c-di-AMP riboswitch aptamer (ydaO/yuaA leader) from Metabacillus arenae, 147 nucleotides, folded computationally. The source organism's lineage runs through Bacteria, Bacillati, Caryophanales, Bacillaceae and Metabacillus. The sequence is in RNAcentral, with records from Rfam.

RNA sequence: AAAUAAUAUACGCAUAAUCCCAGAAGUCCUGGGAGCGGGGGACCCAACCCGUACACAUGGUGUACUAGGGGUGUAUCCUUUUAUUAGGUAGGAGAUCUCUUCUUCCGAACCCGACAGCUAACCUCGUAAGCAUAGGAGAGAGUCAUC
Numbered sequence: 001a002a003a004u005a006a007u008a009u010a011c012g013c014a015u016a017a018u019c020c021c022a023g024a025a026g027u028c029c030u031g032g033g034a035g036c037g038g039g040g041g042a043c044c045c046a047a048c049c050c051g052u053a054c055a056c057a058u059g060g061u062g063u064a065c066u067a068g069g070g071g072u073g074u075a076u077c078c079u080u081u082u083a084u085u086a087g088g089u090a091g092g093a094g095a096u097c098u099c100u101u102c103u104u105c106c107g108a109a110c111c112c113g114a115c116a117g118c119u120a121a122c123c124u125c126g127u128a129a130g131c132a133u134a135g136g137a138g139a140g141a142g143u144c145a146u147c
Base pairs, nucleotide, nucleotide: 012131013130018034019033020032021031022030023029035127036126037125038124039123040122045117051065052064053063054062055061056060068115069112070111071110072109077088078087079086091106092105093104094103096141097140098139099138100137101136102135
């Protein structure tokens, strides 16, 4: 000097996922509020087609399912494989912010249940779970400190 592994550090990372009050009891439980985030929902515009099984009764209702369709999310798409099995890719991340460039990673998972376009008023839901990712160079913007 470089690489690997472990430990510690929660000022940090990513995310909407933070803060306050009251109660309870004991490490994030219950309720309320603020902040932040999501869904449903008119006119106008756009669109106008619709699954399977079972039961009840006879063209409707109910229950269940997921080929259709839709939602949260960066996580979409193509080829390949017995199989996310491999290869790429839209897109996303790497410590104030923006851009360029090199480089390293991620590129999931879940939910609704035949059904939802946009959408003012209005209605409604969430505020979790997890982590050690401090990359290099250049050009700008801004902030702070000192004189």